[in-house]
RNA sequence: CUCUUAUUCAGAGUGGUGGAGAUGCAAAGGAUCUGUGAAGCCACGGCAACCCCUGAUAUAUCAUCAGAAGGUGCCAACCUUGAGCGAGUGAUCGAACAAUGAGAG
Numbered sequence: 001c002u003c004u005u006a007u008u009c010a011g012a013g014u015g016g017u018g019g020a021g022a023u024g025c026a027a028a029g030g031a032u033c034u035g036u037g038a039a040g041c042c043a044c045g046g047c048a049a050c051c052c053c054u055g056a057u058a059u060a061u062c063a064u065c066a067g068a069a070g071g072u073g074c075c076a077a078c079c080u081u082g083a084g085c086g087a088g089u090g091a092u093c094g095a096a097c098a099a100u101g102a103g104a105g
C1' cells in the first nucleotide's frame, strides 16, 4: 500500500517544544475550538477494552461478565442543506470515501 472484517456511542489532560491553524469526507451555509497558544513532535498521566492475557459463570471448542500487566488506539471544538453511486413511484434507506482494531497478501 491492497484485500477481508468489526466499530465509529460514551469516556479521558497536564507540562515542554512549536507558532497558526483546527472541528475527516463534492459543494454551499452556519456554528464552534484556538495567541488564556492550533497542527506536529516529546515526556508523564489518563480513558477505553479492538488484540493478547487473567478470573468468574455457562458450555459444545461458541458465549457473557469482570479485570487491565503487555500491543495498538484515543484524550480542545459539529450541525444543516446536499451533488455523485445503488435501491425505491416517493418520503426515504443503503453503500462507497475517511479513521481505528484484527486477519491476510
Base pairs, nucleotide, nucleotide: 001105002104003103004102005101006100007099008098013044014043015042016041017040021033022032023031027081028080029079030078045075046074047073050071051070053067054066055065056064057063085094086093087092
The RNA shown here (SAM riboswitch aptamer (S box leader)) has 105 nucleotides.
The prediction has a mean pLDDT of 77.
Its Rfam family is "SAM riboswitch aptamer (S box leader)". Rfam links the family to the GO term regulation of gene expression.